Model confidence (mean pLDDT): 80 of 100.
A computed fold for a 93-nucleotide RNA from uncultured Lawsonibacter sp., annotated as Glycine riboswitch aptamer.
Taxonomically the source falls in Lawsonibacter (Bacteria, Bacillati, Clostridia, Oscillospiraceae).
The sequence is in RNAcentral, with records from MGnify.
[in-house]
RNA sequence: GUGACUCUGGAGAAGCUCGUUUACCGGGUGCCGAAGGUGCAACGGGCCAGGAUCUGACCGGCUCGAAUCUCUCAGGCAAAAGGACAGAGGAAA
Numbered sequence: 001g002u003g004a005c006u007c008u009g010g011a012g013a014a015g016c017u018c019g020u021u022u023a024c025c026g027g028g029u030g031c032c033g034a035a036g037g038u039g040c041a042a043c044g045g046g047c048c049a050g051g052a053u054c055u056g057a058c059c060g061g062c063u064c065g066a067a068u069c070u071c072u073c074a075g076g077c078a079a080a081a082g083g084a085c086a087g088a089g090g091a092a093a
Base pairs, nucleotide, nucleotide: 002093005089006088007087008086009085014029016028017027018026019025030077031076032075036073037071039069043065044064045063046062047061048060050059051058
């Protein structure tokens, strides 16, 4: 330094509608992005029997790599719960 875990802070979006209906479950419509997940680049690394070439560089192709970006699959849209991330502490390895 990493680190399970603990404490604190922590946004956004319909207390929508139908089914007897607060919640759960199912249907309908509208939305959010910060659990998780998906996707990728003008840049960087690697590779190539190709082009080019004295060497190096260069052209082309393939491949790997990111996010608070992107998609909204999942999840969510009063409160509660959850919550990326941040601060403090922190066992084992």